[in-house]
RNA sequence: GGGAGAUUAGUUAAGUGGUAUAACAUUCCUCUCCAAAAGGAAGGUUGGGGGUUCGAUUCCUCCAUCUCCCG
Numbered sequence: 001g002g003g004a005g006a007u008u009a010g011u012u013a014a015g016u017g018g019u020a021u022a023a024c025a026u027u028c029c030u031c032u033c034c035a036a037a038a039g040g041a042a043g044g045u046u047g048g049g050g051g052u053u054c055g056a057u058u059c060c061u062c063c064a065u066c067u068c069c070c071g
Stems, first nucleotide, its partner, number of pairs: 001070007010024004018054001026042005047063005
């Protein structure tokens, strides 16, 4: 220099155009003499810009970061 892939909650991951989800973690509650375990509830998220569309996590494009391949 060229090519491919990835980026979603604090963490690990689902989600092929129509209400953004789960687990763990955090906070609160129940249970217990106390704690642990177990159960219940709550808060919190689409890397950034632009485009297409009635509607974008999803499609297109640019940028950033990371991984891999070629040279």
Model confidence (mean pLDDT): 82 of 100. The RNA shown here (transfer RNA) has 71 nucleotides and comes from a Minisyncoccota bacterium. Lineage of the source: Bacteria > Bacillati > Minisyncoccota. Its Rfam family is "tRNA". The family's RNA type in Rfam is transfer RNA. Gene Ontology term of the family: triplet codon-amino acid adaptor activity.